[in-house]
This is a predicted structure of a 114-nucleotide RNA (Glycine riboswitch aptamer) from Nakamurella endophytica. The prediction has a mean pLDDT of 76.
RNA sequence: ACAGACACCUCUGGAAAGAGGACCGAGCUCGGUGCCCGUCGCCGUCCCGGUCCCGCCGAAGGGGCAAGCCGCGGCCCGGCGAAGCUCUCAGGCACCGAUGACAGAGGGGGAGCG
Numbered sequence: 001a002c003a004g005a006c007a008c009c010u011c012u013g014g015a016a017a018g019a020g021g022a023c024c025g026a027g028c029u030c031g032g033u034g035c036c037c038g039u040c041g042c043c044g045u046c047c048c049g050g051u052c053c054c055g056c057c058g059a060a061g062g063g064g065c066a067a068g069c070c071g072c073g074g075c076c077c078g079g080c081g082a083a084g085c086u087c088u089c090a091g092g093c094a095c096c097g098a099u100g101a102c103a104g105a106g107g108g109g110g111a112g113c114g
Stems, first nucleotide, its partner, number of pairs: 002114001006109001008107006018054001020053006027046001030044005035038001055093003061089001062087003068080004
C1' cells in the first nucleotide's frame, strides 16, 4: 500500500396471523331511562387499559439439529455445530402505521491473517 471478517451510521426494499370470548377498571361518544332536574344516578353502546381463556402467526431475541469436526483407529456415547428449516419461551395477530429477519447502495472505522 492492497485485500478484508466484523459490527456501526445514512438511504432504499422488506411478511404472516383474531376487528375472537369472559371479567375488571378508567374515560367519554351516542341512545334509553329515573328523579330530588343536576357539572346527577342507572342501563346499554363506543373507545382505551389490564387479567384470564380459546384459536392462530413465525422475520426482534431465545431453544432444537444435518453434514462436518473433536474426545485414542472404529462402533456406541458425549461435546462443538447453520438457516428464511423447526419449536413457539419471549414477541405478535383488521386496515394504516410501527416493528422487522434478510437484502441492495453509500459512508466513516476495522480484528486476525496474507